[in-house]
Context: one part of a larger RNA
RNA sequence: UUGCGCGUAAAGCGUCUUCAGGUGGCUUUUUAAGUUCGCCAUCAAAUCCCAGGGCUCAACCCUGGACAGGCUGUGGAAACUACCAAGCUGGAGUAUAGUAGGGGCAGAGGGAAUUUUUGGUGGAGCGGUGAAAUGCAUAGAGAUCGAAAAGAACACCAUCGGUGAAAGCACUCUACUGUGCCGACACUGAUAUUGAGAGAAGAAAGCUAGGGGAGCUAAUGGGAUUAGAUGCCCCAGUAGUCCUAGCCGUAAAUGAUGGAUACUAGGCGCUGUACGUAUCGACCAGUGCAAUACUGUAGCUAACGCGUUAAGUAUCCCGCCUGGGGAGUACGUUCGCAAGAAUGAAACUC
Numbered sequence: 001u002u003g004c005g006c007g008u009a010a011a012g013c014g015u016c017u018u019c020a021g022g023u024g025g026c027u028u029u030u031u032a033a034g035u036u037c038g039c040c041a042u043c044a045a046a047u048c049c050c051a052g053g054g055c056u057c058a059a060c061c062c063u064g065g066a067c068a069g070g071c072u073g074u075g076g077a078a079a080c081u082a083c084c085a086a087g088c089u090g091g092a093g094u095a096u097a098g099u100a101g102g103g104g105c106a107g108a109g110g111g112a113a114u115u116u117u118u119g120g121u122g123g124a125g126c127g128g129u130g131a132a133a134u135g136c137a138u139a140g141a142g143a144u145c146g147a148a149a150a151g152a153a154c155a156c157c158a159u160c161g162g163u164g165a166a167a168g169c170a171c172u173c174u175a176c177u178g179u180g181c182c183g184a185c186a187c188u189g190a191u192a193u194u195g196a197g198a199g200a201a202g203a204a205a206g207c208u209a210g211g212g213g214a215g216c217u218a219a220u221g222g223g224a225u226u227a228g229a230u231g232c233c234c235c236a237g238u239a240g241u242c243c244u245a246g247c248c249g250u251a252a253a254u255g256a257u258g259g260a261u262a263c264u265a266g267g268c269g270c271u272g273u274a275c276g277u278a279u280c281g282a283c284c285a286g287u288g289c290a291a292u293a294c295u296g297u298a299g300c301u302a303a304c305g306c307g308u309u310a311a312g313u314a315u316c317c318c319g320c321c322u323g324g325g326g327a328g329u330a331c332g333u334u335c336g337c338a339a340g341a342a343u344g345a346a347a348c349u350c
Base pairs, nucleotide, nucleotide: 005320006319007304008303012318015200016199017198021194022193023192025088026087027086028085031082033081034080035077036076037075038074039073042070043069049065050064051063052062053061054060091191092188093187094186096183098181099180100179103177104176106174107173108172109171110154114150115149116148117147118146119145120144121143125136126135162169163168206247207246208245209244210243211242215241216240220236221235222234223233258317259316260315261314262313263312266295267294269292271290272289273288274287275286299306300305323350324349325348332343333342334341335340
């Protein structure tokens, strides 16, 4: 290099946008670069292969021939790719009538609970555990009834349900705003797809500065348990968790399954929308498109399983893999305030 692969064995970038590049719908015309056919020239000899011959055979030697392939020139062909020109509407998009939703961002409002403070009643325990103790409490706790404050999260509805590219998104209302889907049919006329590099957003934890701090709670202290207990259990409790402005850029970032297009049995739910029989009207039964579950045929798979949302049948583009350990380490470089992130070996060993 050819090649085998990537759900679970090594292997799909966590996600999206896009320059370059690769690939690309239907019809007609042009050219002849790729393609294809013929011819000329050439690719030293020896070697290899084939046929014949010579050493008594063979090895060896001699003579002749050829395949395959490359390159140059020249003359044809025009199906396919490409080019030129013109068109088409099915891919794609725009406009339009609807419609769905925890999509985003900002503001305003709400109640339950918790804790604290304060006032009343009351008077001895409370709390906690397997059992206890530390702890709180006659300076009046716990319990109960009022009042006030604070911060954080939004019970039921709730779902195999919705939405977003992913991370994610749920109390209620309002303003602004992104997107999808369906239906008619008007317009543009291939405007598509993928995407190295680059850019964007990216849970939690962590970092910087300023606020905030109810509950929970790394660290830490105490009580237990235990041979010990730097733990599990209990009592406390600081960073943090929350907000604003920046940074970090990682996750079992999972469907452990890259994206796009086409084709290939059904059955049964659910969501959105349109049609439609019927009806006074709304349901119900039925049909199309789009999303999302379960089951399952063919096929695939080492098996498990997947199965029109493919892990089936094909095409295009990108990423990645090549025995275990050493090692996602060392060194170098880039980024970062740091923590670290990205890129990423070898010796040696089995």
A computed fold for a 350-nucleotide part of an RNA from Pueraria montana var. lobata, annotated as small-subunit ribosomal RNA, central domain.
The RNAcentral record of the full RNA draws on SILVA.
The source organism's lineage runs through Eukaryota, Viridiplantae, Magnoliopsida, Phaseoleae and Pueraria montana.
It matches the Rfam family "Bacterial small subunit ribosomal RNA". Rfam links the family to the GO terms structural constituent of ribosome and ribosome.